[in-house]
Molecule: transfer RNA
Organism: Chloroflexota bacterium
RNA sequence: GCGGGCAUGGUGAAAAGGUAUCACUCCUGCCUUCCAAGCAGACGGUGCGGGUUCGAUUCCCGCUGCCCGCU
Numbered sequence: 001g002c003g004g005g006c007a008u009g010g011u012g013a014a015a016a017g018g019u020a021u022c023a024c025u026c027c028u029g030c031c032u033u034c035c036a037a038g039c040a041g042a043c044g045g046u047g048c049g050g051g052u053u054c055g056a057u058u059c060c061c062g063c064u065g066c067c068c069g070c071u
Stems, first nucleotide, its partner, number of pairs: 001070007010024004018054001027041004047063005
C1' cells in the first nucleotide's frame, strides 16, 4: 500500500428496516441475627460524519479505532 471482518449500557451478547432485548456488575428495597444465595425494582447503550427511506443498530459512502490476510 491492497483486501476482509468487527464497533450496541460498566462488562458479555441479541436484535438484520417498524417500541433497542437479555444476562452479569453497580444502586435501592424484600428476605436473613449478619453475610452469601434468592426475590422485586430502578439507572444506564447503537464509534463519528453524511446518504437512502415515511422510518436506519440494520442498507450505501466516508472517517476513526481494533483484529486477520496479502504485498